[in-house]
Context: one part of a larger RNA
């Protein structure tokens, strides 16, 4: 090189955009780089292979042939690939009318609840647990009523509902803004797909500076439990959780399933469009883009998957190669740090 794989056995980069590269619809003409055929030259000899010959045979030696699958030159072919040329519209995109949506950013605003504070009523307990205690309370708590302050989160609606590439997104209103779906026409004319490097986004925790702090709450303190209890339970409680800006760049970042395209029985639900029908309805049918449940063929070690494929194929990328050592050491790069990323070996079973 050939070859086997990646849902759960080792293996899909967390997710986009995109450079090089790889790969690419239909048709016309010419070309002849790839491709195919012929010819010529060359492809040393020996060896290998075939047919003979010589040592009494063989090994060995020897003659001829074949082969040397290659390279160069030249002539020819033109289907396919490539470059060139003229065109096309089925891929892709643009314009235009609609639709749905927790898609994103900023600003404003609302009610419930918790807490605290002030005042009123009121009196001996409250709180907490398996049971207690720490704790709070006669300096008047808990409970209850009125008012105020402040922060954070948005009950019901709510849905195998919606949106987003992923992370993720949920009170209401406004402004700015991305994408999707859909109808009818017009336009561009292959502009497509994938994507090594690169670049951007990226939960939570953590870090830097400055704010903020109601509740919750690592650390910490106390009370319990226990043989012990550096825990589980309880009372407190600091970072943090929140905001602005800047870092970090990792997760069971999961559908443990890369992206794109085509094809391959059915049935039932649901969301957003479009079309048709009549009996005009909380209707039916068709179709399309999502999102779910079953299921044929097929696939699979089995579990299961099954038009949202793990089926049948194609294009491109990433990754795997026994367990431990180890996602570690060393070195490089990145980071304020924490650390991240790239990534071995000895040894051992």
């Nucleotide at each position: 090189c050939u070859g086997g794989g990646c849902g759960u056995a080792a293996a899909g980069c967390g997710c986009g955009c995109g450079u090089a590269g790889g790969c690419g619809g239909c048709c016309u003409g010419a070309u002849a780089a790839g491709u195919u055929g012929g010819a010529u030259g060359u492809g040393a000899a020996a060896g290998c292979c075939c047919u003979g010959g010589g040592c009494u045979c063989a090994a060995c030696c020897u003659a001829g042939g074949a082969a040397c699958u290659g390279c160069a030159u030249u002539c020819a072919a033109a289907a396919c690939u490539g470059g060139c040329u003229a065109a096309c519209u089925a891929g892709a995109g643009u314009a235009u009318g609609g639709u749905a949506g927790a898609g994103g950013a900023g600003a404003g605003u609302g009610g419930a609840a918790u807490u605290u504070c002030a005042g009123g009523u009121g009196u001996a307990g409250c709180g907490g647990u398996g049971a207690a205690a720490u704790g709070c309370g006669u300096a008047g708590a808990u409970a209850u009523c009125u008012g105020a302050a402040g922060g954070a989160a948005c009950a019901c609606c709510a849905g195998u509902g919606g949106c987003g590439a992923a992370g993720g997104c949920g009170g209401c209103u406004c402004u700015c803004u991305g994408g999707a779906c859909u109808g009818a026409u017009a336009c561009u004319g292959a502009c497509a797909c994938u994507g090594a490097g690169g670049u951007g986004c990226g939960a939570a925790a953590g870090c830097g500076u400055g704010g903020g702090u109601a509740g919750c709450g690592a650390a910490c303190a106390g009370g319990a439990u226990u043989a012990g209890a550096u825990a589980c339970c309880c009372u407190g409680g600091u970072a943090g959780u929140c905001c602005a800006c800047g870092c970090c760049g990792u997760a069971a970042a999961c559908g443990a399933u890369g992206u794109c395209u085509a094809c391959u029985a059915g049935c039932c639900g649901u969301u957003g469009g479009g079309a048709g029908g009549c009996u005009u309805g909380a209707c039916c049918u068709c179709u399309u883009a999502g999102u779910g449940g079953c299921g044929c063929a097929g696939c699979u070690a089995a579990c299961g998957c099954g038009a949202u494929a793990a089926g049948u194929a194609g294009a491109c990328c990433g990754c795997c190669u026994g367990g431990g050592g180890a996602g570690u050491a060393c070195g490089g790069c990145c980071g304020c740090a924490a650390g991240g990323u790239u990534a071995a070996a000895a040894c051992u079973c």
Overview: The prediction has a mean pLDDT of 89. Predicted 3D model of a 349-nucleotide part of an RNA (small-subunit ribosomal RNA, central domain) from an uncultured prokaryote. Its Rfam family is "Bacterial small subunit ribosomal RNA". RNAcentral holds the full RNA, with entries from ENA.